[in-house]
Predicted 3D model of an 88-nucleotide RNA (c-di-GMP-I riboswitch aptamer) from a Desulfobacterales bacterium. Rfam family: c-di-GMP-I riboswitch aptamer. Rfam links the family to the GO term cyclic-di-GMP binding. Of the family's consensus pairs, 81% are formed in the model. It was read from a public genome assembly, where an Rfam model found it.
């Protein structure tokens, strides 16, 4: 330096839930809180899942209604990329 592994230690992240804020919603931010995590760091490229205010499509006299992400989820999986500690 590369590959590989995660028993201990150091350090790290933080689900549910609660307060406040943003959003139409899904969800996100922040403080509290820890279910878990060896990439639970980062990137929506592929599949998947969630949402439907505006926009588009269907529909209609108008509205309602239905459909589509360009809105989200990286703590659903794959892929890409960077990386701490320790063992081999």
């Nucleotide at each position: 330096a590369g590959c590989u592994c995660g028993a201990a230690a150091a350090g790290g992240c933080a689900a549910a839930c609660c307060g406040c804020c943003u959003g139409a919603a899904a969800a996100g931010g922040u403080g509290g809180g820890a279910c878990g995590c060896a990439a639970a760091g980062c990137c929506a490229c592929u599949g998947g899942c969630c949402u439907u205010a505006a926009u588009c499509c269907u529909g209609g006299g108008g509205g309602a209604a239905g459909g589509a992400a360009a809105g989200g989820c990286a703590g659903c999986a794959g892929g890409g990329u960077u990386g701490c500690c320790g063992g081999g």